[in-house]
RNA sequence: CGAGUCGGUCGGGCGACCGCGUCGGCAGGAUCCGGGGUGACCGGGGUGCUGCCGCCGAGGAAAGUCCGGGCUCCACAGGGCAGGGUGGUUGUCAACGGCAACCCAGCGCGAGCUGCGGGACAGUGCCACAGAGAACAGACCGCCUGGCGGCCUCCGGGCCGCCCGGUAAGGGUGAAACGGUGGUGUAAGAGACCACCAGCGUCCCGGGUGACCGGGACGGCUCGGUAAACCCCACCUGGAGCAAGGUCGAGAGCGCCGCCCCUCGGGGCGGUGUGCGCAGACGUUCGAGGGCUGCCCGCCCGAGUCUGCGGGUGGACCGCUGGAGCGUGUCGGCAACGGCACGCCGAGAUGGAUGGUCGCCGAACGGGAUCGCCGCAAGGCGCCCGGGAACAGGACCCGGCUUACAGACCGACUCGUCCA
RNA sequence: GGGCCUCUAGCUCAAUUGGCAGAGCAGCGGACUUUUAAUCCGCGGGUUGUGGGUUCGAGUCCCACGGGGCCCACC
Numbered sequence: 001c002g003a004g005u006c007g008g009u010c011g012g013g014c015g016a017c018c019g020c021g022u023c024g025g026c027a028g029g030a031u032c033c034g035g036g037g038u039g040a041c042c043g044g045g046g047u048g049c050u051g052c053c054g055c056c057g058a059g060g061a062a063a064g065u066c067c068g069g070g071c072u073c074c075a076c077a078g079g080g081c082a083g084g085g086u087g088g089u090u091g092u093c094a095a096c097g098g099c100a101a102c103c104c105a106g107c108g109c110g111a112g113c114u115g116c117g118g119g120a121c122a123g124u125g126c127c128a129c130a131g132a133g134a135a136c137a138g139a140c141c142g143c144c145u146g147g148c149g150g151c152c153u154c155c156g157g158g159c160c161g162c163c164c165g166g167u168a169a170g171g172g173u174g175a176a177a178c179g180g181u182g183g184u185g186u187a188a189g190a191g192a193c194c195a196c197c198a199g200c201g202u203c204c205c206g207g208g209u210g211a212c213c214g215g216g217a218c219g220g221c222u223c224g225g226u227a228a229a230c231c232c233c234a235c236c237u238g239g240a241g242c243a244a245g246g247u248c249g250a251g252a253g254c255g256c257c258g259c260c261c262c263u264c265g266g267g268g269c270g271g272u273g274u275g276c277g278c279a280g281a282c283g284u285u286c287g288a289g290g291g292c293u294g295c296c297c298g299c300c301c302g303a304g305u306c307u308g309c310g311g312g313u314g315g316a317c318c319g320c321u322g323g324a325g326c327g328u329g330u331c332g333g334c335a336a337c338g339g340c341a342c343g344c345c346g347a348g349a350u351g352g353a354u355g356g357u358c359g360c361c362g363a364a365c366g367g368g369a370u371c372g373c374c375g376c377a378a379g380g381c382g383c384c385c386g387g388g389a390a391c392a393g394g395a396c397c398c399g400g401c402u403u404a405c406a407g408a409c410c411g412a413c414u415c416g417u418c419c420a
Numbered sequence: 421g422g423g424c425c426u427c428u429a430g431c432u433c434a435a436u437u438g439g440c441a442g443a444g445c446a447g448c449g450g451a452c453u454u455u456u457a458a459u460c461c462g463c464g465g466g467u468u469g470u471g472g473g474u475u476c477g478a479g480u481c482c483c484a485c486g487g488g489g490c491c492c493a494c495c
Base pairs, nucleotide, nucleotide: 001416002415003414004413005412006411007410008409009408010407012361013360014359015358016357017356018355020057021056023054024053025052026051027050028049030047031046032045033044035042036041059391063402064401066400067399068398069397070396071241072240073239074238078297079296080295081294083237084236085235086234087233088102089101090100091099092098103117104115105114106113107112118232119231123230124229125226126225127224140171141170142167143166144165146163147162148161149160150159151158152157179197180196181195182194183193184192198222199221200219201218202217203216204215205214206213207212245318246317247316248315253274254273255272256271257270258269259268260267261266276310277309278308279307280306281305282304289301290300291299311495312494313493325344326343327342328341329340330339331338332337365386366385367384368383371382372381373380374379421492422491423490424489425488426487427486430445431444432443433442439476447463448462449461450460451459469485470484471483472482473481
């Protein structure tokens, strides 16, 4: 200098003016409620409104809703089966399917990357087409002994056809054909036997917390793949979700009371209570229904429950933001992470606030010129003009994962070339 | 905000245990007819929403995205 790998930080900046939201302070005015005073009046608190001032005001993904928790309700939710999830080991974390380190396998020259990575001698299923044969396999071609027939003969035999057999070394099919190489052996062959190699199993030794690794001995044991097929093993697992849930209010409906009107059917007004009304089904100790969606047992709640049709409201407050919180330093740890000290407070909207205009600066990107530098050249840097910033936005809150993203900067490392 | 379902030809739907993706309607061409319709014959049309993985092999099994749709307030 070129080509790459991994990780981290940021993700337009500055100023002026106008505007929006929460909270706090002050002032004005409205309304409500107490208190003091004989009284005129004095002083206080609560809730809206308006104005002014002040602090703060979206993200690394706020997203997808794929996992895990907090929180709330269901009865503080028991046991078994079924169902669902996870799947190398050790750690980490509140928890997780996350993360870290390591092991194994695959890929890459390498830095590194990828892996739903338990079990296929517990059982069952599947392996299309092709092929002779597809799972304790299989004779299509080939090779070989023998028999029969034919032809040739230099009489040793050779060739061709058929038949009974042997044979998994060779050809061919396939994703996959029942270890590989060499030899012995044989009619031809074959772990049939031998040597070496590869794998598997059993035992032993050494290292490691462990996954696993290294070594040795024995056994011809050679055993297909598929569990993101059923299944087996180990571990985990109750359901719903802030539209959870709670408090208050309004309206309509229904019941009761009072008054008024009346065509005696009813209607109107006011007050008060309340689980909105009607219909059907099942049910109230002989227990409906519910508590886990499926089943069984056990236990508990229990007077309503379910379905259909219809009516009214579209309100306020709490939950609601200080938390497994963030930053810095230090200590322990390879790391994820944890301990300690100090400092900080960084959105709470509810048709949903964080924006607009102007000026200056500006990355990417596009173009020009052939003026300067480097280079043989392509081109690069400088110069001039234009241009004007990606993905995207809270809605109960966190920890992850995944996905989208113009670009800028920083750190560690690898390979190649050249120079010293 | 939360919960759930679905995607196959232009449209509506099939596809058994993972084994050559099909049917009806529509479209195109031909026949019949003076012509059209109807009828008959024939034909084309698919990256099974997208990408990746498991497997010899994926519409089907697994994972991640994308599109479309449904439900949920209080009395």